c-di-GMP-I-GGC riboswitch aptamer from Desulfocapsa sp., 74 nucleotides, folded computationally. It was read from a public genome assembly, where an Rfam model found it.
RNA sequence: ACAGAAAAUGCCAAACCUGCCGUAAGGUAGGGACGGAAAGCCACGGGUCUUCAUAGAUAGCCGAGCUGCCUUGA
Repeated sequence: ACAGAAAAUGCCAAACCUGCCGUAAGGUAGGGACGGAAAGCCACGGGUCUUCAUAGAUAGCCGAGCUGCCUUGA
């Protein structure tokens, strides 16, 4: 440096419930576990969603960029 079949020492945590913030999408804290090998970071490109709109939200929709754990194989 390539790869991800099987696994989980360890890590994250969907739906749902509750509190708070937000007009909303949604965020956040606790509970919870459907899943995840970047479900870590980042709105740069596309998508989707909210908003009358300016403008926002989404990284657990896809891609680009940056960083990183484990394990077999070569």
Source information
The prediction has a mean pLDDT of 77. Lineage of the source: Bacteria > Pseudomonadati > Desulfobulbia > Desulfocapsaceae > Desulfocapsa.